[in-house]
Record summary:
This is a predicted structure of a 73-nucleotide RNA (transfer RNA) from Absidia cylindrospora. Its Rfam family is "tRNA". Rfam's curators write: Transfer RNA (tRNA) molecules are approximately 80 nucleotides in length. The RNAcentral record of the sequence draws on ENA.

RNA sequence: GCCCUCUUGGCUCAGUUGGCAGAGCGUCUGCCUAGUAAGCAGAAGGUCAACGGUUCAAUUCCGUUAGCGGGCA
Numbered sequence: 001g002c003c004c005u006c007u008u009g010g011c012u013c014a015g016u017u018g019g020c021a022g023a024g025c026g027u028c029u030g031c032c033u034a035g036u037a038a039g040c041a042g043a044a045g046g047u048c049a050a051c052g053g054u055u056c057a058a059u060u061c062c063g064u065u066a067g068c069g070g071g072c073a
Stems, first nucleotide, its partner, number of pairs: 001072004006067002010025004019056001027043005049065005
């Protein structure tokens, strides 16, 4: 230098023939307990890497950029 994959709550990851953003763990609150853990119930937390394009509508499609990883030279 060229090619490919990935980027989604604090962490690990789902998701999508374009139409309400999710799970587990963690955090917080409550219940339970003599108390703690466990268990149960609930809540908060996301500019879906950035910018632009297509579209009535984009996390999803297209382009560019950035970053992680891999391959070739």